[in-house]
Context: one part of a larger RNA
């Protein structure tokens, strides 16, 4: 120095748990906002920090309805000082108050800060009083755009733009997807690329709902008939399209989900245009009324005895309930010990709510610069092609039912249907959020990035990016007291426990370290 083995150190793996994730499925909710949001900033408790809840009435103030012995939110304890059967804490409802900044809105601004103005209330002073004149407080107006109303008003005679005025009404902003509209790529595929694919995809930007979009035939059909619209299965990779490459790719019918149809009228009045009222009617929004539906909760069955043990829910022995033997908890493994579960009850207030009713907005006599047509584009399966059919920038442009469109160049016949005005629920999409249940779904390197102070800590001028970190025990019973020590770690005795599991704490493999032995050298 090896090697082996034993005992320790390290060290976190296993392994056994879950407080959190992760998917499904049913139900519910699908919007908050100038009544000031959504996210902050700063404050708030007797006592420093985080989180939470709240807002100078600040872990909270008032009223109502549960509930009934305790309590003053968690980490988290002590201590102090309270509140409470005159019912506290605490659940469920209503309401009050809610600093600053933020759409952020008197004007400014490097968000959370600056600095007014006017009007009004306290309050001090002066006056006998109107009133005057102060510093501070406390309340109100004051953005901007859009409608209404009202009152002016040019050029320009009526108007009309335009201006002014309103404590009138409404907008802004935010929010996971889904929706509808406007814009609109490119890597890439074509084994290079250009049409062409990627795609009307990703991305922008506008608007809206709880569903959006679409909807009641100038629609398919094919000589037979269908019967608005959406959506799901077929048709079908099929008809086709396509440098006929790469590749794109329907419809009709069929079977299915749900089903729903309505509307533009009528009187009157003024001056021609056209405007007003009145009242039916749809549809829209808002208010009442309103069978019921729901919410805090409440009742809610039935077990002893031994043995083993630190603890009994295990084992053995004998009962019991069940419309309850779903879960979860108690010192191991409970139908009868707790919460609970099945099943019953259930009110103020607020919520929802089919249906009626009232009141508002809003719709207006059948569709003309429209069909169509020609040039340029676009959309369909359709890349110009024989190219209908749809939409349209530019330029033109009809009919009027003895009419129009439509049947895929176009003519005929036939068939079928009325464009150019509107409204429309289900049946489908979605989940930022609620409850419930379930899961051959994870178990801490997994499962969100996040079970933990997690979008922390950290980097980054910034957009942005992004951890690591679970488990003492049934209960702190968390080692009183004594001794070594640098009086510190940390150990040794003594207690405490079922064990020391000793707060670097469950199990505690392995590399590593040590130490003691046996062997080799």
């Nucleotide at each position: 120095g090896g090697u082996g083995c034993a005992u320790g150190g390290u060290g976190a793996a296993u392994g056994c748990c879950u407080a959190g994730g992760c998917g499904u499925g049913c139900a519910g909710a699908g919007g908050c906002g100038a009544c000031g949001a959504a996210g902050g900033a700063c404050g708030u408790u007797g006592u420093a920090g985080g989180c939470u809840g709240c807002g100078a009435u600040a872990a909270g103030c008032u009223c109502c309805g549960g509930g009934g012995a305790g309590u003053g939110g968690c980490c988290a304890a002590a201590c102090a000082c309270g509140c409470u059967u005159u019912g506290a804490u605490c659940c469920g409802g209503a309401g009050a108050u809610c600093u600053c900044c933020g759409a952020a809105u008197g004007g400014g601004g490097c968000a959370a800060c600056c600095c007014a103005a006017c009007c009004u209330c306290a309050c001090u002073g002066g006056g006998c009083a109107a009133c005057c004149a102060g510093a501070u407080g406390g309340g109100g107006u004051c953005a901007c755009c859009g409608g209404c109303g009202g009152c002016u008003g040019a050029a320009u005679g009526c108007a009309u733009a335009g201006g002014c005025c309103g404590u009138c009404c409404g907008g802004g902003g935010c929010g996971a997807a889904c929706g509808c509209g406007g814009g609109g790529a490119a890597c890439u595929g074509a084994a290079a690329c250009a049409u062409c694919u990627c795609a009307g995809u990703a991305c922008c930007c506008g608007c809206a709902g709880g569903a959006a979009a679409g909807g009641a035939a100038a629609u398919c059909a094919a000589c037979c008939g269908a019967g608005a619209c959406u959506c799901c299965g077929u048709c079908a990779g099929u008809a086709g399209c396509g440098g006929c490459g790469a590749g794109c790719g329907a419809a009709a019918g069929c079977g299915g989900a749900u089903c729903a149809g309505c509307c533009c009228a009528u009187g009157g009045c003024u001056u021609c245009g056209a405007g007003c009222c009145a009242u039916a009617c749809g549809u829209c929004g808002u208010c009442g009324c309103g069978a019921g539906c729901g919410c805090a909760a409440c009742c809610g069955a039935a077990c002893g005895g031994u043995c083993u043990g630190g603890a009994a829910a295990g084992g053995c022995c004998g009962a019991c309930c069940a419309c309850a033997g779903a879960a979860g908890g108690u010192g191991a493994c409970a139908g009868u010990c707790c919460c609970g579960u099945a099943g019953g009850u259930g009110c103020c207030a607020g919520g929802c709510g089919a249906g009626c009713g009232g009141c508002g907005g809003c719709g207006g006599u059948c569709g003309a610069g429209u069909a169509g047509g020609u040039c340029g584009g676009g959309g369909c399966u359709c890349g110009u092609g024989g190219a209908a059919c749809c939409c349209u920038g530019a330029c033109u442009g009809a009919a009027c039912u003895u009419g129009g469109g439509g049947g895929g160049c176009c003519c005929a016949c036939c068939c079928u249907c009325c464009a150019a005005g509107g409204c429309u629920a289900a049946g489908u999409a979605c989940u930022c959020c609620u409850g419930c249940a379930c899961g051959a779904c994870c178990g801490a390197u997994a499962g969100u990035g996040g079970a933990c102070a997690a979008g922390u800590a950290a980097u980054g001028c910034g957009a942005a990016u992004g951890a690591a970190a679970g488990g003492u025990g049934a209960a702190a019973a968390g080692c009183a007291c004594c001794c070594c020590u640098u009086c510190u770690a940390g150990g040794g005795g003594a207690g405490u426990u079922a064990a020391a599991a000793g707060u670097a704490c469950c199990u505690g493999a392995a590399a590593c370290c040590a130490u003691g032995u046996a062997c080799c050298u």